[in-house]
This is a predicted structure of an 87-nucleotide RNA (c-di-GMP-I riboswitch aptamer) from a Bacillota bacterium.
Lineage of the source: Bacteria > Bacillati > Bacillota.
Its Rfam family is "c-di-GMP-I riboswitch aptamer". Rfam links the family to the GO term cyclic-di-GMP binding.
RNA sequence: CUAUAUAGGGGGCAAACUUGCCGAAAGGUAAGGACGCAAAGCUAUGGGUCUAAAGGUUUAAUGCUCUAUGACUGCCAGGUUGCAACG
Numbered sequence: 001c002u003a004u005a006u007a008g009g010g011g012g013c014a015a016a017c018u019u020g021c022c023g024a025a026a027g028g029u030a031a032g033g034a035c036g037c038a039a040a041g042c043u044a045u046g047g048g049u050c051u052a053a054a055g056g057u058u059u060a061a062u063g064c065u066c067u068a069u070g071a072c073u074g075c076c077a078g079g080u081u082g083c084a085a086c087g
Base pairs, nucleotide, nucleotide: 012037013036017032018031019030020029021028022027035074041080042079043078045077046076047075048072049071050070055066056065058063
């Protein structure tokens, strides 16, 4: 590496969308539902992206604009844990 035979184990997560709830929003969560994923488990540590309630600037005013302390791990990495096979 190839062929044959035998035995054991055997799943996990859940995109879009719909509905309910939370939230100012981004988004989260529960149920349904599967686009996909060998970490599409966990972690906000680094980068990146999203939102702008409160606050600031400006405007006669509406508004525009700036800004995470908010969010995204199914955006990319880092850390960490797990399954299978081989060593």